[in-house]
RNA sequence: GGUCGGCUGGCGCAGCGGGAGCGCAGGUGCCUUACAAGCACAAGGUCGGGGGUUCAAAUCCCUCGCCGACCA
Numbered sequence: 001g002g003u004c005g006g007c008u009g010g011c012g013c014a015g016c017g018g019g020a021g022c023g024c025a026g027g028u029g030c031c032u033u034a035c036a037a038g039c040a041c042a043a044g045g046u047c048g049g050g051g052g053u054u055c056a057a058a059u060c061c062c063u064c065g066c067c068g069a070c071c072a
Base pairs, nucleotide, nucleotide: 001071002070003069004068005067006066007065010024011023012022013021018055027041028040029039030038048064049063050062051061052060
């Protein structure tokens, strides 16, 4: 330099153009003499940045950045 993959709550990951979700962690409550486990509830995201297409974009297109694999 080229090709391809990835980037979404604190962490690990889903999400075939229309509701942003799951698990874990953390918080509150219940349970217990107490802790753990278990159960219940709530909170937490401008979906890597910018632009475009569309009535509507995490999703499609362009560009930039970061991480990784392969080729040279």

Annotation
Transfer RNA from an uncultured Eggerthellaceae bacterium, 72 nucleotides, folded computationally. Rfam family: tRNA. Rfam classes the family as a transfer RNA. Model confidence (mean pLDDT): 85 of 100.